[in-house]
Context: one part of a larger RNA
RNA sequence: CGUUGAAUGUUGCGGGAGCCUCCCUCUAGUACGAGAGGACCGAGGGGGACGCACCUCCCGUAUACCGGCUGUGUCACCAGAUGCAGUGCCGGGUAGCGGCGUGCGGCAGUGAUAAGCGCUGAAAGCAUAUAAGCGCGAAGCACUUCCCAAGAUUAACAUUCGUUAUUUAGGGCGGUCGAAGAUGACGACCUUGAUAGGCUUUAGGUGUAAGCGUGGCAACACGUUCAGCCGAGAAGUACUAAUAGCCCGAGUG
Numbered sequence: 001c002g003u004u005g006a007a008u009g010u011u012g013c014g015g016g017a018g019c020c021u022c023c024c025u026c027u028a029g030u031a032c033g034a035g036a037g038g039a040c041c042g043a044g045g046g047g048g049a050c051g052c053a054c055c056u057c058c059c060g061u062a063u064a065c066c067g068g069c070u071g072u073g074u075c076a077c078c079a080g081a082u083g084c085a086g087u088g089c090c091g092g093g094u095a096g097c098g099g100c101g102u103g104c105g106g107c108a109g110u111g112a113u114a115a116g117c118g119c120u121g122a123a124a125g126c127a128u129a130u131a132a133g134c135g136c137g138a139a140g141c142a143c144u145u146c147c148c149a150a151g152a153u154u155a156a157c158a159u160u161c162g163u164u165a166u167u168u169a170g171g172g173c174g175g176u177c178g179a180a181g182a183u184g185a186c187g188a189c190c191u192u193g194a195u196a197g198g199c200u201u202u203a204g205g206u207g208u209a210a211g212c213g214u215g216g217c218a219a220c221a222c223g224u225u226c227a228g229c230c231g232a233g234a235a236g237u238a239c240u241a242a243u244a245g246c247c248c249g250a251g252u253g
Stems, first nucleotide, its partner, number of pairs: 001151001005161006014148004020048007032037001050105005058099004065092005070085006109143003116136004168250001170248004174190005195241003198237005204230003211224005
């Protein structure tokens, strides 16, 4: 820009992905075979690699979470904090993200076939799967499964809404944001409001704060105290910010 208004939901022309494989048990020590050995067919179970998704479990990360420790400086000093030292070093660790973790997938089936195997059958009184005709037969082909998908210019379909304008339906700008994201885009919300922040409660993390008391010469221990503190998690709550508004938006007969 087109599909001659818009919103929502679909169809699927077409395209892409996938398609793997091993072992064990039963059938059965059966068929077969002198024996040694040892099946087809069928049924069940367990794996590998690969792929997709996810974070309940396990593990990793987690320089804005908690604690411990050293040197030195500062807050006058003690105590308590804090700066710097690769996040100073060390021990843990929420969300998110991830894999080493978890779940799932390859199946089965249909059609037409290849090599191959056949039926009927002449030319050629026979024979012949072929010349007419008919049937079977692959991890391969077309479907079946999953994903994208109407620029499929053949521009599809359904439902609902709207009507001549300084407009409607609707959309955009603007704002608060997001497991969405380079920017656009996509999604949620904008007071008729839980969108983000704050606050409260809570999950979870760390591991029992400070101060004070008691005991000890002291280091320190114990009590108050499963305390204190806390990023991203959950719920609630309009306290703060999403105000006010502007623009676009459909023709020829």
Description
Large-subunit ribosomal RNA, domain VI from bacterium CG10_46_32, 253 nucleotides, folded computationally. Rfam family: Bacterial large subunit ribosomal RNA.